Record summary: Predicted 3D model of a 98-nucleotide RNA (c-di-GMP-I riboswitch aptamer) from a soil metagenome. The sequence is in RNAcentral, with records from MGnify. Its mean pLDDT, the model's own confidence on a scale to 100, is 85.
[in-house]
RNA sequence: GACAAAGGCAAACCCGUCGAAAGGCGGGGACGCAAAGCCACGAGGCUAACGCUCGCUGCGCACUGAUGCGCGGGGGUCACGCCAGUCGGGUUGCCGAA
Numbered sequence: 001g002a003c004a005a006a007g008g009c010a011a012a013c014c015c016g017u018c019g020a021a022a023g024g025c026g027g028g029g030a031c032g033c034a035a036a037g038c039c040a041c042g043a044g045g046c047u048a049a050c051g052c053u054c055g056c057u058g059c060g061c062a063c064u065g066a067u068g069c070g071c072g073g074g075g076g077u078c079a080c081g082c083c084a085g086u087c088g089g090g091u092u093g094c095c096g097a098a
Base pairs, nucleotide, nucleotide: 001095008033009032013028014027015026016025017024018023031085037091038090039089041088042087043086044083045082046081051077052076053075054074056073057072058071059070060069061068062067
């Protein structure tokens, strides 16, 4: 690929589960899908635990004091975490007329 047939996948939402989250997985469920099979390579998007950071904040310790240090809370930032159902690329592949 044909208003065909066979077969397939499964958005939202719900339940369970893993995860800090994004999100994944299993079950239910179908909005859709001809690669809505697979791969984060390019663009893009999502999250921000760790780390870094702060003219924010609590407590503790040191200090005559200014202040310094430590532990936590909050803000900012960050992918090494994700999305293949955002697009491109790579790769594999079922069915079948004119």